C1' cells in the first nucleotide's frame, strides 16, 4: 500500500440495520428533602450525535469525502 471495526453530555454504554415526533440508561456536577452533621437514600436540574457536503417534507441513522482511534494482512 490492501481490508475490516469503531466515533454520541466530563467518563460509560444504548437508539443505526428497517429515517419520524421531546436522543436512553448508569456515572459525575449541582440544587433540595432527609441527618446534629457526614454518608447513603429519595426528587429535580445541567451537560452529547467527530467535521463538510449530498438525498428526503424529515438524517444520530441513508449515500460521498475527510480527520482520528482500535484490530488483521502485506
Nucleotide at each position: 500500500g490492501g481490508g475490516g471495526a469503531g466515533g454520541u453530555g466530563g467518563g460509560c454504554c444504548a437508539a443505526c440495520c428497517u429515517g419520524g415526533c421531546u436522543a436512553u440508561g448508569c456515572u459525575u456536577u449541582c440544587a433540595g428533602c432527609u441527618u446534629u452533621g457526614g454518608g447513603a437514600g429519595c426528587u429535580g436540574a445541567a451537560g452529547a450525535u467527530c467535521c463538510g457536503a449530498g438525498u428526503u417534507c424529515a438524517a444520530a441513522u441513508c449515500u460521498c469525502g475527510g480527520c482520528c482511534u482500535c484490530c488483521c494482512c502485506a
Molecule: transfer RNA
Organism: Microcaldota archaeon